[in-house]
Molecule: transfer RNA
Organism: Chloroflexota bacterium
RNA sequence: ACGGCAGUGGCGCAACGGUAGCGCAUCGGUCUCCAAAACCGAGGGUUGAAGGUUCGAAUCCUUCCUGCCGUGCCA
Numbered sequence: 001a002c003g004g005c006a007g008u009g010g011c012g013c014a015a016c017g018g019u020a021g022c023g024c025a026u027c028g029g030u031c032u033c034c035a036a037a038a039c040c041g042a043g044g045g046u047u048g049a050a051g052g053u054u055c056g057a058a059u060c061c062u063u064c065c066u067g068c069c070g071u072g073c074c075a
Stems, first nucleotide, its partner, number of pairs: 001071007010024004018055001026042005048064005
């Protein structure tokens, strides 16, 4: 330099055009002498950035950024 894959709550991942959700973690409650476990509930997201298409975009298109993998070039 070129090609491919990925970027979504603190972490791991779903949702592949139609209300952004699940698990873990965190916090509160029930239980317990206390704690753990179990159960119930709550908070937490400008979906990497900027544009475009669309009635409607995490999803489709363009450019850019970051990370990983592969190929190649120079030294």